[in-house]
RNA sequence: AGCCAUGUAGCUCAACUGGCAGAGCACAAGCCUUUGAAGUUUGGGGUUGAACGUUCGAAUCGUUCCAUGGCUG
Numbered sequence: 001a002g003c004c005a006u007g008u009a010g011c012u013c014a015a016c017u018g019g020c021a022g023a024g025c026a027c028a029a030g031c032c033u034u035u036g037a038a039g040u041u042u043g044g045g046g047u048u049g050a051a052c053g054u055u056c057g058a059a060u061c062g063u064u065c066c067a068u069g070g071c072u073g
Stems, first nucleotide, its partner, number of pairs: 001072007010025004019056001027043005049065005
């Protein structure tokens, strides 16, 4: 330098052919308990890496860039 893959909640990951952004763990509160743990119920938490474009509608499609990993030279 070229090519490929990945980037979504604090962490690990889903999200079908473009159609309301979710789960588990973690965190907070309630219940339970002498207290804690465990159990159980509820809740908070997201500019989907950035910008632009296509579209009625983009995590998803296109372009450029950024970060990480890999391959080739």